[in-house]
This is a predicted structure of a 103-nucleotide RNA (SAM riboswitch aptamer (S box leader)) from a soil metagenome. Rfam family: SAM riboswitch aptamer (S box leader). Its family is annotated with regulation of gene expression in the Gene Ontology. The prediction has a mean pLDDT of 83.
RNA sequence: CUUAUCGAGAGAGGUGGAGGGAUUGGCCCUUUGAUACCUCGGCAACAGGCUUUUUUAGUACUGUGCCAAAUCCAACAGACGUGUACUACGUCUGGAAGAUAAG
Numbered sequence: 001c002u003u004a005u006c007g008a009g010a011g012a013g014g015u016g017g018a019g020g021g022a023u024u025g026g027c028c029c030u031u032u033g034a035u036a037c038c039u040c041g042g043c044a045a046c047a048g049g050c051u052u053u054u055u056u057a058g059u060a061c062u063g064u065g066c067c068a069a070a071u072c073c074a075a076c077a078g079a080c081g082u083g084u085a086c087u088a089c090g091u092c093u094g095g096a097a098g099a100u101a102a103g
Stems, first nucleotide, its partner, number of pairs: 001103006011040005019029003023075004041067003046063003049059003071097001076094007
């Protein structure tokens, strides 16, 4: 850079001690111990392997990934609606950014 997916799913213990949820705003988690690391456990068929009917389906064996909240929500543009008519609010669609996999 390209393609695909992102409202499903899955936590205990130990170390340690103040931040964390990518960015910004909001909102939230956190000394009833966050983030991180380790151990064990689990979730998940993206790729490989295996099985199977062959363009399918299954299987956590291998390589990754993941295990608060929809990618936590929004961000840019458009449509529709509401409305105190302000550049407010809501819904939907597309996009941007990000994450993961494969190339």